[in-house]
The RNA shown here (transfer RNA) has 73 nucleotides and comes from bacterium F11. Rfam family: tRNA. By type it is a transfer RNA. The coordinates come from a structure-prediction model, not an experiment, and the mean pLDDT is 81. The RNAcentral record of the sequence draws on ENA and Rfam.
RNA sequence: ACCCCCGUAGCUCAACUGGAAGAGCAGUUCCGUCCUAAGGAAAGGGUUGGAGGUUCGACUCCUCUCGGGGGUG
Numbered sequence: 001a002c003c004c005c006c007g008u009a010g011c012u013c014a015a016c017u018g019g020a021a022g023a024g025c026a027g028u029u030c031c032g033u034c035c036u037a038a039g040g041a042a043a044g045g046g047u048u049g050g051a052g053g054u055u056c057g058a059c060u061c062c063u064c065u066c067g068g069g070g071g072u073g
Base pairs, nucleotide, nucleotide: 001072002071003070004069005068006067007066010025011024012023013022019056028042029041030040031039049065050064051063052062053061
């Protein structure tokens, strides 16, 4: 320098050939207990790395860009 993959909740990951984002863990609150713990319940938490574009509609498609990983020379 060129090519490929990845980036989504605090962490690890889903999201079906575009129909509008969910799980587990963690944390919070409550139940539980004499107090903890185990166990149970509930609620919360997201500019989907960033910026544009296409579309009625984008995590998903296109362009540029940032970060990480791999390959070729």